[in-house]
Record summary
The RNA shown here (transfer RNA) has 76 nucleotides and comes from Deinococcus rubellus. The same sequence occurs in records of 12 taxa. Its Rfam family is "tRNA". The source organism's lineage runs through Bacteria, Thermotogati, Deinococcota, Deinococci and Deinococcus.
RNA sequence: GGGCCUUUAGCUCAACGGUCAGAGCAGUCGGCUCAUAACCGAUUGGUUGCCGGUUCAAAUCCGGCAAGGCCCACCA
Numbered sequence: 001g002g003g004c005c006u007u008u009a010g011c012u013c014a015a016c017g018g019u020c021a022g023a024g025c026a027g028u029c030g031g032c033u034c035a036u037a038a039c040c041g042a043u044u045g046g047u048u049g050c051c052g053g054u055u056c057a058a059a060u061c062c063g064g065c066a067a068g069g070c071c072c073a074c075c076a
Base pairs, nucleotide, nucleotide: 001072002071003070004069005068006067007066010025011024012023013022018056027043028042029041030040031039049065050064051063052062053061
């Protein structure tokens, strides 16, 4: 330098271009218990990496950039 993949909640991950972007874990509150853990219920938490474009409508499609990963090439 070239190609491909990934980027969504504190963490791990879902989500046909169309309902209010969800689940588990974690956090908080409550229940249960003599008590703790486990278990049960409720609840908090998101500029969907950034900037643009397409569209009535974008996490999703297109372009650029950034970060990470894999392969190839080049130099030595």
Record summary
The RNAcentral record of the sequence draws on ENA, GtRNAdb and MGnify.